[in-house]
Molecule: Fluoride riboswitch aptamer (crcB RNA motif)
Organism: Caldimonas caldifontis
RNA sequence: GCCAUCUUCGGAGAUGGCAUGCCUCCGUGAACCGCCCGGGUCGGCCGGGCUGAUGAUGCCUACCAGACU
Numbered sequence: 001g002c003c004a005u006c007u008u009c010g011g012a013g014a015u016g017g018c019a020u021g022c023c024u025c026c027g028u029g030a031a032c033c034g035c036c037c038g039g040g041u042c043g044g045c046c047g048g049g050c051u052g053a054u055g056a057u058g059c060c061u062a063c064c065a066g067a068c069u
Base pairs, nucleotide, nucleotide: 009027010026011025012024013023016060017059018058019057020056022055034050035049036048037047038046039045
């Protein structure tokens, strides 16, 4: 100096915040940047349609629907 593994650390997981003895991924030119249909020069593109504030769980906030006062 290089490679692999382990530990620790940092970061990420389609819309906000907090928490979790949880899960997955990445090591900074990385992980991540939703789904369906059609088209396409097949790209991180174009057009139309749809779901969700979570990766998962709990709570708060925002939004939406219904009921009651």